[in-house]
RNA sequence: CGUGACGGUCGCGAUCCGCCCAGCGCGGGUCGAGGAAAGUCCGAGCUCCAAGGGCAGGCUGCCAGGUAACACCUGGGCGUCGAAAGGCGACGGAUAGGGCCACAGAGAACAGACCGCCUGCUGGUUCGUACCAGCAGGCAAGGGUGAAACGGUGGGGUAAGAGCCCACCGCGCGGCUGGUAACAGUCCGUGGCACGGUAACCCCCAGUCGGAGCAAGGCCAAAUAGGCGGCGAGGUCUGGUCCGGACCACUUGAGCCGUGGGUAGGCCGCUAGAGGUGGCGGGAAACCGUCAUCCCAGAUAGAUGACCGUCCGAGCGCUCGACGCUCGAACAGAACUCGGCUUACGGCGU
Numbered sequence: 001c002g003u004g005a006c007g008g009u010c011g012c013g014a015u016c017c018g019c020c021c022a023g024c025g026c027g028g029g030u031c032g033a034g035g036a037a038a039g040u041c042c043g044a045g046c047u048c049c050a051a052g053g054g055c056a057g058g059c060u061g062c063c064a065g066g067u068a069a070c071a072c073c074u075g076g077g078c079g080u081c082g083a084a085a086g087g088c089g090a091c092g093g094a095u096a097g098g099g100c101c102a103c104a105g106a107g108a109a110c111a112g113a114c115c116g117c118c119u120g121c122u123g124g125u126u127c128g129u130a131c132c133a134g135c136a137g138g139c140a141a142g143g144g145u146g147a148a149a150c151g152g153u154g155g156g157g158u159a160a161g162a163g164c165c166c167a168c169c170g171c172g173c174g175g176c177u178g179g180u181a182a183c184a185g186u187c188c189g190u191g192g193c194a195c196g197g198u199a200a201c202c203c204c205c206a207g208u209c210g211g212a213g214c215a216a217g218g219c220c221a222a223a224u225a226g227g228c229g230g231c232g233a234g235g236u237c238u239g240g241u242c243c244g245g246a247c248c249a250c251u252u253g254a255g256c257c258g259u260g261g262g263u264a265g266g267c268c269g270c271u272a273g274a275g276g277u278g279g280c281g282g283g284a285a286a287c288c289g290u291c292a293u294c295c296c297a298g299a300u301a302g303a304u305g306a307c308c309g310u311c312c313g314a315g316c317g318c319u320c321g322a323c324g325c326u327c328g329a330a331c332a333g334a335a336c337u338c339g340g341c342u343u344a345c346g347g348c349g350u
Base pairs, nucleotide, nucleotide: 001347004311005310006309007308008307009306010305012032013031014030015029016028017027018026019025034331038342039341041340042339043338044337045336046213047212048211049210057209058208059207060206061205062076063075064074065073066072077091078089079088080087081086092204093203097202098201099198100197101196114143115142116139117138118137119136120135121134122133123132124131151169152168153167154166155165156164170193171191172190173189174188175187176185177184178183217268218267219266220265227259228258229257230256231255234248235247236246237245238244239243275294276293277292278291279290280289281288282287312328313327314326315325316324317323
């Protein structure tokens, strides 16, 4: 880069139309997985809840543009790797403050005398200097350690040294020029240099963030058992022939009528959208505008599979042709939708 194209048959799902013997039955038409439907890592739509403000906490972090938005994309700057094409990037702040810097090393931050260099004194040795030892001091040049040792090279200077001084390089600050900006400059001035690393440690600065998710959420609604309202006066047991007795209820009500909520189940949300394709226009690009055209899964325990033909592609074989044979493998598989990122993958290419 790309996950074969077109057509047909059968099967399965959805939908529309028709028919009938009215059952989700038969017939016909149309449509029916992906480039990642995946991970659920970012950003949104949509829905419900919450909504005084703040703190805490998370995330983002060069600049400009794109976008509904983004941690995405495009272009640019800077850094870094590469011979180059090009790849890569948690790329704000280290004089706001704190912490840390393993091992090695004398010393790891306003450092450090281990080896070393130099001066003085004392002693030894020597004719004497030199040299050796000790003591007191100076030195950051040289050696050595380290990822990193407080600018580099050269010269002057010095007892030896040192930005101590000078030239160049580097660095800081200011200006100028170019650029929308990040930033850059072979430019000018200035400062002897003062400023180690780490923020992928805390922290500071700037920006940003309410929470939960389609099992969101809404509607209809059995059986059974409760709730509520109305009507309502009797019920049970017992002894007797009509009649008594006892108990219960009358605010807590037998029975009847009505009604609300919830469950099972069903429906909506649900697929026409920041939509696809093509033309034209704008732009360096991401992308945007406009016109035309198309409708492109909505299942609910979950349909999307198999075969055949033609073409295309790949491999192999040969009698090299308009041939034959074989294959189209992998990763995976919708379940509210969209924009990204990442990961998986047969094949092809660099």
This is a predicted structure of a 350-nucleotide RNA (Bacterial RNase P class A) from a marine sediment metagenome. The model forms 93% of the base pairs in the Rfam consensus. Rfam family: Bacterial RNase P class A. It is annotated as a ribozyme.